[in-house]
RNA sequence: AGAGUUUGAUCCUGGCUCAGGAUGAACGCUGGCGGCUUGCUUAAGACACGCAAGUCGAACGGAGUGGUAGCAAUACUGCUCAGUGGCGAAUGGGUGCGUAACACGUAGGCGACCUACCCCGAAGUGUGGAAUAACAGCCCGAAAGGGCUGCUAAUACCGCAUGUGGUCUCGGUCUUUAGAAAACCGAGUCGAAAGCCGAAAGGCGCUUCGGGCGGGGCCUGCGGCCCAUCAGGUAGUUGGUAGGGUCACGGCCUACCAAGCCAACGACGGGUAGGGGACCUGAGAGGGUGGCCCCCCACACUGGCACUGACACACGUGCCAGACUCCUACGGGAGGCAGCAGUCGGGAAUAUUGCUCAAUGGGCGCAAGCCUGAAGCGGCAACGCCGCGUGCGCGAUGAAGGCCUUCGGGUCGUAAAGCGCUUUUUGGUGGGAUGAGGAAGGACAGUACCGCCAGAAUAAGGUACGGCUAACUACGUGCCAGCAGCCGCGGUAAAACGUAGGUACCGAGCGUUAUCCGGAUUUACUGGGCGUAAAGCGUGUGCAGGCGGUCGUGCAAGUCGGGCAUGAAAGCCCCUGGCUCAACUGGGGGAAGCUGUCUGAUACUGCAUGACUUGAGGGCUCGAGAGGGCGAUGGAAUUCCGCAUGUAGUGGUGAAAUGCGUAGAGAUGCGGAGGAACACCAGUGGCGAAAGCGGUCGCCUGGCGAGCCCCUGACGCUCAGACACGAAAGCUAGGGGAGCGAACGGGAUUAGAAACCCCGGUAGUCCUAGCUGUAAACGAUGUGGACUAGGCGUGCGCGGUCUCAACCCCGUGCGUGCCGCAGCUAACGCGCUAAGUCCACCGCCUGGGGACUACGGCCGCAAGGUUAAAACUCAAAGGAAUUGACGGGGACCCGCACAAGCAGCGGAGCGUGUGGUUUAAUUCGAGGCUACGCGAAGAACCUUACCAGGGAUUGACAUGGUGGUAGUAGGGAAGCGAAAGCAGACCGAGCCUUCGGGCAGCCAUCACAGGUGAUGCAUGGCUGUCGUCAGCUCGUGCCGUGAGGUGUUUGGUUAAGUCCACUAACGAGCGCAACCCUUAGGGCCAGUUACAAGUGUCUGGCCCGACUGCCGGUAUCAAGCCGGAGGAAGGUGGGGAUGACGUCAAGUCAGCAUGUCCUUUAUAUCCUGGGCUACACACACGCUACAAUGGCCGGUACAGUUGGUUGCCAAGCCGCGAGGCGGAGCCAAUCCACUAAAGCCGGUCUCAGUUCGGAUUGGAGGCUGCAACCCGCCUCCAUGAAGUCGGAGUUGCUAGUAACCGCAGGACAGCCAUACUGCGGUGAAUACGUUCCCGGGUCUUGUACACACCGCCCGUCACGUCAUGGGAGCUGGCAACACCUGAAGCCGGUGGGCGAACCGCAAGGGCGCAGCCGUCGAAGGUGGGGUCGGUGACUGGGACGAAGUCGUAACAAGGUA
Repeated sequence: AGAGUUUGAUCCUGGCUCAGGAUGAACGCUGGCGGCUUGCUUAAGACACGCAAGUCGAACGGAGUGGUAGCAAUACUGCUCAGUGGCGAAUGGGUGCGUAACACGUAGGCGACCUACCCCGAAGUGUGGAAUAACAGCCCGAAAGGGCUGCUAAUACCGCAUGUGGUCUCGGUCUUUAGAAAACCGAGUCGAAAGCCGAAAGGCGCUUCGGGCGGGGCCUGCGGCCCAUCAGGUAGUUGGUAGGGUCACGGCCUACCAAGCCAACGACGGGUAGGGGACCUGAGAGGGUGGCCCCCCACACUGGCACUGACACACGUGCCAGACUCCUACGGGAGGCAGCAGUCGGGAAUAUUGCUCAAUGGGCGCAAGCCUGAAGCGGCAACGCCGCGUGCGCGAUGAAGGCCUUCGGGUCGUAAAGCGCUUUUUGGUGGGAUGAGGAAGGACAGUACCGCCAGAAUAAGGUACGGCUAACUACGUGCCAGCAGCCGCGGUAAAACGUAGGUACCGAGCGUUAUCCGGAUUUACUGGGCGUAAAGCGUGUGCAGGCGGUCGUGCAAGUCGGGCAUGAAAGCCCCUGGCUCAACUGGGGGAAGCUGUCUGAUACUGCAUGACUUGAGGGCUCGAGAGGGCGAUGGAAUUCCGCAUGUAGUGGUGAAAUGCGUAGAGAUGCGGAGGAACACCAGUGGCGAAAGCGGUCGCCUGGCGAGCCCCUGACGCUCAGACACGAAAGCUAGGGGAGCGAACGGGAUUAGAAACCCCGGUAGUCCUAGCUGUAAACGAUGUGGACUAGGCGUGCGCGGUCUCAACCCCGUGCGUGCCGCAGCUAACGCGCUAAGUCCACCGCCUGGGGACUACGGCCGCAAGGUUAAAACUCAAAGGAAUUGACGGGGACCCGCACAAGCAGCGGAGCGUGUGGUUUAAUUCGAGGCUACGCGAAGAACCUUACCAGGGAUUGACAUGGUGGUAGUAGGGAAGCGAAAGCAGACCGAGCCUUCGGGCAGCCAUCACAGGUGAUGCAUGGCUGUCGUCAGCUCGUGCCGUGAGGUGUUUGGUUAAGUCCACUAACGAGCGCAACCCUUAGGGCCAGUUACAAGUGUCUGGCCCGACUGCCGGUAUCAAGCCGGAGGAAGGUGGGGAUGACGUCAAGUCAGCAUGUCCUUUAUAUCCUGGGCUACACACACGCUACAAUGGCCGGUACAGUUGGUUGCCAAGCCGCGAGGCGGAGCCAAUCCACUAAAGCCGGUCUCAGUUCGGAUUGGAGGCUGCAACCCGCCUCCAUGAAGUCGGAGUUGCUAGUAACCGCAGGACAGCCAUACUGCGGUGAAUACGUUCCCGGGUCUUGUACACACCGCCCGUCACGUCAUGGGAGCUGGCAACACCUGAAGCCGGUGGGCGAACCGCAAGGGCGCAGCCGUCGAAGGUGGGGUCGGUGACUGGGACGAAGUCGUAACAAGGUA
């Protein structure tokens, strides 16, 4: 510090995701030791049991029980105990419910306050009195408890005295203030006390006052959460007066008076939350957090209340109410772990009912001491941090074994074993602390630590290994099982699943999950944006707010400096010390920010004041204009009406029809009516803030520009809210209505046509008044100002020049356009009219969908507008540009592509192939063009891969190992059998040799063979196709951030990226062309087997010839094109071979090769027979025809290619013929196939299903072959089917071509060949032309396509899942309000009950208590509302879900932009 992910690729925008750190954690697997921490985050849920606050006998009376003395009474004394009394119990400890608050933090204030114990100082401690508990007796109650009577003490209670000082009132002095207070003086007034211990000294107490330390209370400035879909809130409310209350100010409380107070700088309301020191993260700024420790606050079952006290409204106090639990004799009672342990419950989850007061600290006590779940320790837990160990050295045959393997080897791996060594840890054993400041006294603890002994022992796992991200192989699996943080893996070769080996990373841990920060400059203060990516309000006016021209002066608020104070400790950083180190911990230093205060500075900002003119405004003089409002008025046109002329149509469309018209349309003429809009002028012209504004004239009126430089003197800019304007459509009311025209009707189109087209046509469009308030309200560009090259237009001014006057021209201002430098930009583009460089202010954005939505609020008559979420879901959605591909986009060009022609196919019969069907099998493959007379250039057996049946199993075939075999290998009669096979008489070998033997063969066995079994989507090779199309690329340079472009575009030209010219390109490669073969002419040479017997034909070889070379025209006088000459041939002469980068996962595993998988008495192999030849059909390619340009008969003429020894086969003879006999010749320019046929000559047939046509069938033969039944070919005789020129549609061919005619060949025994490959013979027609169909090339354009238009993609419907809105309602929570009832308690009142202290002789009084009454008051009840949830028949849309339905809306002019 970044990385992955949108695309075919690119740049940008933008979200999602990852690598890091952290945790009071939990979960999975694993687990040796020690140190130091930490440990209910959930139910502030409920709690059994024990403990957590007591102590003092030196305050007091007493009880019990000891001791001493005494006979005893008694005296003295010790211990223990309840009670009275004192101090403590308000600390410590727990929790985070509540609380958005002066609760907390920080800085101040109290002139408005309190303070027990402790310290210092001053003074005092005199004298009286009356009770009461304990105790005793009696009584009530189950208990808890209680009542009555009687006795008694005090440091308990009360009276009086004294009064240093204090309080209050008054007066004065002095000081300081906003005002007071304090201090000092005087007068009056009020109010104190307790004793105990001690022989004593004295000590401990007590009272009043002053001061202190420390603690507390109150007030204030500032600071720190979310929601504005919470915008107004408030009645003790705000203030005053008086009083009450408090330690104390205060509306804290009460009465009265006034009507204030708070709020956009966010009141009020809602939600959430203890705050801070700090902790985590981060470069920082910031973000998140508030567990342990420290400070503060709040709370103690829930709610309320008070008492006591120095302090409480009191965790282990009281009273009341409520809920809950427990006891009960049913009458009543008891209780409060958010103290320490512990239990249940909840939960993913959090420990021991331990030891000790030894230390530290606290309470009480004179003390001894007692108490202390504070605390110190121990236990449990890898929860965290830190440290240590599980050994170290040597050790190669690189052991065994595992895994992989190209079978050679590699790897685990010096790893192990083995040898040597050590002992942290472990075990045993001995010693044994510090912690205790001073003798003893230690929970921890026989612990830490130390010594000795034993022994490599007691001790390693977890996760990952496709990219990000470090680490790869094998097997298994086969879109299954599964993985996954994101992208994504899995479809039979998975480094992504599972397992194994190996490897990587961490290590007593390792992973996962959750959460926070980071990365994320992805809320941007540091540090972002808004033309097209999300984002400029439709426009203006303008209050608050923000911002503010030039020159001075003053002040010093901001700002900057210095001093002082504060900033607790801990934490953090640095230094240093202690535990062996570290974690941990001691000491010292440092640290920032905020705040207060004193002081200094005055540049900038601010405030005050003075001045200025350039910003702004005004004046005067000119100017342009569809700027706005009102009124008037004009012509053209459409329509309608009337009249006239006139007759059959008109209108409309792609074509039609509906419509109109003989009741007279349309057309034409004249006249009239009415409404709306203003042709030409008219212009990237003008005006306006925008919306918008267009005939002409008048009236009223806003703004703008120029010139002069006269006036004011910063008067300015922007603008949340607010207010105003605001196209069209729409709404209300009333008019108006010519044309146009939603809806609607009709006609067409169509599969349908709810549309596009046509005929009609209502609202509306127009006017008046009002509403609506939106838009692609767009320059998708907020307003104002400043600055920053130019060039060319245009509108309106002004100046100059010139002119008679002008125009032109020069300059200048404002407006409006185009191009363009710098600069900016992701690019496109912008570019003085900025999207450049800056300033001021406003608005807005933060992934896509959900959603221009829901709910709520506001507005509206309604329609609706405005503001505006969430759940859920996706890994993208986007912008610009690039290369392609595509377009029912454009331009140019080519091709038998169309057109022009000729012959066909499609109909018939037959042949062949294919589909389908059938079958035991009909083997397999090929599938638009580019499968279908294709693999097949030869299926009766064989072939053969298929089927049935029968055999054999190291095999029909190869190699190797081991063992065996000698009449061996091989041949092979008889027998069984369909054959294969079984069986086996008999015959009977070879090679090498060093003469030992070896090889081959055969048998057995082990390895293995074999497979036309699968995968052409694992492959090689070969092939098809685009396409013989003219393209495809590279190097260097240049351009671009980049993909990429340029070159290769452009202008010509060509068959051609062929060539020329131009050119940021210059060259080059693969293609094109040429080189090669063949054919056409000639020459030379040679000449067998050719022939006319000489080289003419012919054959072979070598060579020449054609190159736009020559001439004319044309052209950029380039390439070239046109014409001509010559020539056998002319512009590539004809034909062939030759196929660029690539495309189609094209074809082929069955030609061959080959990875992997499968099979092994079978999917291999042999054999017999069958099948591949099936047949209701369908298609493809052919053959033969339908006839007279013909058929038949007779006669007769002319080729070329090619083949031939298991071959071609002559003559001759036989047969009607196929063929047979025959055997000459030929290994072939020699012989043979070999008569070519169409043609020509002659004859016949005469338009007929025929003398056309030959299918089919019967019969008779021939040939090949082991064998023609399934299933061959040929011949002869007989038979003589369909068919009379072929629908839609469709194929080939541009010249020796099509068409027609025959001939040959290959494979082959033969042949289903009409096929295929060649050969020659006869031999045409047509091409105007490129609009259209198909294919292709180049340039360009659009694109939402890139699997690339056979693309993409939208909406309804149907199904499933999920979340959500509405909803008659039902139901719950929360906070208020009104009224009723009203506990405890404080306060007030009352006074008739009761009462020791004081007054009084008494009566009585004062005071107090109980009772009663009242205000307040928790809670409860009733009621209507508010708010937030849950649920709800039904309902609305939404999201998501490999292969559902209907259409085709959008993307190419997407077929109606």